Description:
Predicted 3D model of a 76-nucleotide RNA (transfer RNA) from an Acidobacteriota bacterium. The prediction has a mean pLDDT of 81. It matches the Rfam family "tRNA". The family's RNA type in Rfam is transfer RNA. Taxonomically the source falls in Acidobacteriota (Bacteria, Pseudomonadati).
RNA sequence: GUGCCUGUAGCUCAGUUGGUAGAGCGCCGGAUUGUGGUUCCGGUGGCCGAGGGUUCGAGCCCCUCCAGGCACCCCA
Numbered sequence: 001g002u003g004c005c006u007g008u009a010g011c012u013c014a015g016u017u018g019g020u021a022g023a024g025c026g027c028c029g030g031a032u033u034g035u036g037g038u039u040c041c042g043g044u045g046g047c048c049g050a051g052g053g054u055u056c057g058a059g060c061c062c063c064u065c066c067a068g069g070c071a072c073c074c075c076a
Stems, first nucleotide, its partner, number of pairs: 001072007010025004019056001026044006049065005
């Protein structure tokens, strides 16, 4: 340099045919307990990597860019 894959909550990941974004863990509060842990209840949290386009409507489709990964090519 070329091609492909990935990017969604603090972390690990879902998200169907385009129709107002979820789970587990974590964190906070409460109950339970002599304290802690476990368990239970409630709560918390995202402009979906950035920008633009298409659309009545985009996490999802198109373009450019950024970051990470894999493969290949060239040089040595």